[in-house]
Context: one part of a larger RNA
């Protein structure tokens, strides 16, 4: 891992509600008695009901508050529900209380054959090196001290085996081994190592101290018991079909992943007649707008007051390209501004029911009217759930950076709990809500060259960038449309051609300055026209050129604004940002007609639910998690009918086949099997497994 067994809402006692039953001359017993037990039968204490009100004394169809006969509260009177005792179901409380699961805590015991310390008694440490004290000899001294050579054999001394340890690396890591092996390494006469026997015990011991060790267990050992501890936590919780169907919010909480109450579900009643829509009437202070208030703000005019300057001995006077109150004019801003002020939303009222059938007037149809059936809203109760982690999208805001697949509110939508079609793929986007069947039809969103169902459709424009098929500031004789303005047959614009002169090298300045370093001025003449000069150039001249003009040519040429589609700006790691092929439309913008396209709608047939038993018909309905309700199937055992049937004319079980039922399942038949065991009507449960790192067995 697979297969097969086992495996989780139970039982007791009380309370509430519903259903069913008995009695209702109100109902009913409890303990106890009861000649085996259980019953029957006794047992009326007690309980519920028959009267309420008040805190109570108490009073009583009334009572309480009160001075009250006032006023009010609760009852009674009327009407509607009788009451009580059992059983069954749901639910609540108390118990282990749906099942499995702690870490812990407490009590009583068992452990020092491992290991820690200590005690008693034993054992062990190859070999080599160093050479302390003391002693002896010689020297030395008054004697010493001191010194020489020997002797001697000290030491938590040195090197190094056994032994003890464990610093490094490798191997090993489902190991040879639940801590080792190999190669090196430290101590090795000492605080040394070790055998045997003993000591200390868990709120404790021992510890050269690491929270170490105390039998592979140690921030408190192990065993049994309290004990099914508790677990607001995780996991699991077993047959079928049908109907309805949420929430992820508010508020409180030693509360935040838990609960209580409310909200939203189901079911069962009572009452009401609406809901949506249209119209009418309301209040408002949001969006917008505005500056009349409160604030804020730019410019200009006037300029209180101040600064600065001048005059004056001072008083003061005068000036001011400075600041600036207030006021006037022009122009802005505001969630905590408003002289104004919507759309929506909200409140109230009025009108008006929706679908189908039928009747009436009528020849028929339509409208109006009458009747019937179904669907639909709201309010208040009884019983009884889940939810209280929400997610994204749109709109209006707050926080943040007008960041986030961010966070937090409000109003909607979808997902959640929703399948189907579209968006290549894609919970939350677009379309649309799946009862079942069909090799039928029509559409939605979206599409119609091929992949790929459907016009390589029609018509008018645009785009050349593969833009389409990602992006800004900014940039550009890309190109289409619209508008304005200037020049132009008295010849514009463009090309080539000719002229572009004289006073004069104007004056100043300068080494020079001659149109062209710089400063001032910028005139006059001849002309068709020509600047005291547009640019290049020279040391300065020179030279080239422009403005301007003639002739040539012959019809449009410039500038500005606006708009459509494009271009550049444009850098990422495989080629990889149309789904691909590919496309100049099969791209973009208008208009038109077809078609395709879904579980939508329709058609045909079947099923179920609701409409007060059943049948027929009609109408409506039948996605669904948590969850609620309803109806059934099956297993084991028991009662009644009756132990039906069954041993070779073959039970249960089991393997095939056929049929019935929406399904759980049931029936028949053929093998196998070889002794038990139905149906019907009821009853009781150890009553249904695929999951729990479930549990036991097998492989």
């Nucleotide at each position: 891992g697979c297969c097969g067994g086992c495996g989780a809402c139970u039982c007791a006692u009380a309370g509430g509600c519903a259903g069913u039953g008995g009695c209702u001359u109100g109902g009913u017993u409890a303990a106890g008695g009861g000649a085996a037990c259980c019953c029957a039968c006794c047992g009326g204490a007690g309980c519920c009901g028959u009267a309420g009100c008040g805190a109570a004394a108490g009073c009583g169809a009334g009572u309480c508050c009160u001075c009250a006969u006032a006023g009010g509260a609760c009852a009674a009177u009327u009407g509607u529900c009788u009451g009580u005792c059992a059983c069954u179901g749901c639910u609540u409380a108390u118990g282990g209380a749906c099942c499995c699961g702690a870490a812990c805590c407490u009590g009583g015991g068992u452990g020092a054959u491992c290991u820690a310390u200590c005690c008693a008694u034993g054992a062990c440490c190859a070999g080599g090196a160093u050479g302390a004290a003391g002693c002896u000899u010689g020297g030395g001294u008054a004697a010493a001290a001191c010194u020489u050579a020997g002797u001697g054999g000290a030491g938590g001394u040195c090197c190094g085996a056994a032994c003890c340890g464990a610093c490094u690396g490798a191997u090993g890591u489902u190991g040879a081994a639940g801590a080792a092996u190999c190669a090196g390494c430290g101590g090795a006469u000492g605080a040394g190592u070790u055998g045997u026997g003993g000591u200390u015990a868990g709120g404790g011991g021992u510890g050269a101290a690491a929270u170490g060790c105390c039998a592979c267990u140690c921030g408190a050992a192990c065993c049994c018991a309290g004990a099914g501890c508790u677990a607001g936590c995780u996991g699991g919780u077993u047959c079928u079909c049908c109907c309805c169907g949420a929430a992820a919010u508010g508020u409180g909480u030693u509360g935040a992943g838990g609960c209580g109450c409310a909200g939203c579900a189901g079911u069962u009643g009572a009452c009401u007649g609406g809901a949506c829509a249209u119209c009418u009437a309301g209040g408002g202070g949001u969006a917008a707008a505005g500056c009349a208030c409160u604030g804020u703000u730019u410019c200009g005019g006037u300029g209180c007051g101040g600064g600065c300057c001048a005059c004056g001995a001072g008083a003061g006077u005068g000036g001011u390209a400075c600041c600036a109150a207030a006021u006037c004019g022009a122009g802005g801003c505001a969630a905590a501004c408003u002289c104004u002020g919507a759309a929506u939303a909200c409140u109230a009222g009025a009108u008006a029911u929706g679908a189908c059938c039928u009747c009436c007037c009528a020849a028929u149809a339509a409208c109006a009217g009458g009747g019937g059936u179904c669907a639909a809203g709201g309010u208040c109760g009884g019983c009884c759930a889940g939810u209280g982690a929400g997610a994204c999208g749109a709109u209006g805001g707050g926080g943040g950076a007008u960041a986030a697949g961010c966070u937090u509110c409000a109003u909607c939508g979808u997902c959640g709990a929703g399948a189907g079609g579209g968006a290549a793929a894609c919970a939350g986007c677009c379309c649309g809500g799946a009862u079942c069947a069909c090799c039928a039809g029509c559409u939605a969103a979206g599409g119609c060259c091929c992949c790929u169902a459907a016009a390589u459709g029609a018509c008018c424009g645009c785009u050349c960038a593969g833009u389409g098929a990602u992006a800004a500031a900014g940039g550009a004789g890309g190109u289409g449309g619209g508008g304005g303005u200037g020049c132009a047959g008295a010849g514009a614009c463009c090309u080539a051609u000719a002229g572009g002169a004289g006073g004069u090298u104007u004056g100043c300045c300068u080494a020079g300055a001659a149109g062209c370093a710089g400063c001032c001025a910028c005139c006059c003449u001849u002309u068709a026209a020509a600047g005291a000069g547009u640019g290049c150039g020279u040391a300065a001249u020179a030279g080239c050129u422009c403005a301007c003009u003639g002739a040539u040519c012959a019809a449009g040429c410039g500038c500005c604004c606006u708009u459509g589609c494009g271009c550049c700006g444009a850098a990422g790691a495989u080629g990889a940002a149309c789904g691909g092929g590919g496309c100049u439309a099969a791209g973009c913008g208008a208009u038109c007609u077809g078609c395709c396209g879904a579980a939508g709608c329709u058609g045909u047939g079947g099923g179920a639910u609701g409409u007060a038993a059943a049948a027929a018909g009609a109408c409506a309905u039948c996605g669904g998690u948590a969850g609620g309700g309803g109806a059934g199937c099956g297993u084991u055992c028991c009662g009644c009918c009756u132990u039906a049937g069954g041993u070779a004319u073959a039970a249960a079980g089991u393997c095939g086949c056929g049929g019935c039922g929406c399904g759980a399942g049931c029936c028949g038949u053929g093998g196998u099997g070889g002794a038990c065991g139905a149906a019907g009507c009821g009853g009781a449960a150890g009553c249904g497994a695929g999951a729990a790192u479930g549990u036991c067995g097998g492989c």
The part of an RNA shown here (large-subunit ribosomal RNA, domain II) has 699 nucleotides and comes from Drosera indica.
It is recorded under the gene name rrn23.
The RNAcentral record of the full RNA draws on ENA.
Rfam family: Bacterial large subunit ribosomal RNA. Rfam links the family to the GO terms ribosome and structural constituent of ribosome.
Taxonomically the source falls in Drosera (Eukaryota, Viridiplantae, Spermatophyta, Droseraceae).